c-di-GMP-I riboswitch aptamer from a Woeseiaceae bacterium, 90 nucleotides, folded computationally.
[in-house]
């Protein structure tokens, strides 16, 4: 440097869902809990989901309503990339 089919080591992470938190949410975080995972470590850069509080438009019976656009939020367990790393073979 390349590879990860099998099969080992030392381990490690933890999805649904359930308390309990912050948060508008969408999702975080913290506990039980495993569906999986060789980076399921780490970075929103490029794509792509999601969410829609502020704000914009509209509607409107004027309400502290509604419908919609929109990321400054948010997913690294959607993909791509980038970065570090265990183990084994070559």
């Nucleotide at each position: 440097a390349c590879u990860g089919a099998a099969a080992a080591a030392u381990g490690g992470c933890a999805a649904a869902u359930c308390c309990g938190u912050c948060g508008a949410a969408a999702g975080g975080c913290g506990g039980a809990g495993a569906c999986g995972c060789a980076a399921a470590g780490c970075c929103a850069c490029c794509g792509g989901u999601c969410u829609a509080a502020c704000g914009g438009u509209c509607u409107c019976a004027a309400g502290c309503a509604g419908a919609u656009c929109u990321a400054u939020g948010a997913c690294a367990g959607c993909g791509g990339g980038g970065u570090u790393g265990c183990c084994a073979g070559u």
The sequence was found by an Rfam model in a public genome assembly.
The model forms 95% of the base pairs in the Rfam consensus.
The prediction has a mean pLDDT of 86.